[in-house]
Molecule: c-di-GMP-I riboswitch aptamer
Organism: Desulfuromonadales bacterium
RNA sequence: CCUCCGAAGAGGCAAAAUCCGGGUAACCGGAUGACGCAAAGCCACCUGUCCAUUGAUGGAGGGAUCGAGGGGCCGACGAA
Numbered sequence: 001c002c003u004c005c006g007a008a009g010a011g012g013c014a015a016a017a018u019c020c021g022g023g024u025a026a027c028c029g030g031a032u033g034a035c036g037c038a039a040a041g042c043c044a045c046c047u048g049u050c051c052a053u054u055g056a057u058g059g060a061g062g063g064a065u066c067g068a069g070g071g072g073c074c075g076a077c078g079a080a
Base pairs, nucleotide, nucleotide: 012037013036017032018031019030020029021028022027035067041073042072043071045070046069047068048065049064050063051062053060054059
């Protein structure tokens, strides 16, 4: 000097629930609220799970979920 880990500090995100709104629904957005999270930032590519439609004793395509896993992209601060 570089890389890895990540204590402390400074901050960040925001579960459930409630209210309002959207949607057939899963679910999503806003407000309140914090269960938690070192990628709980983003992406629906693969898998899983969920919703609706259709058909059939096979299945098909559509939607949702990244705070379910894998993968991809971007990423602030850092002692021992």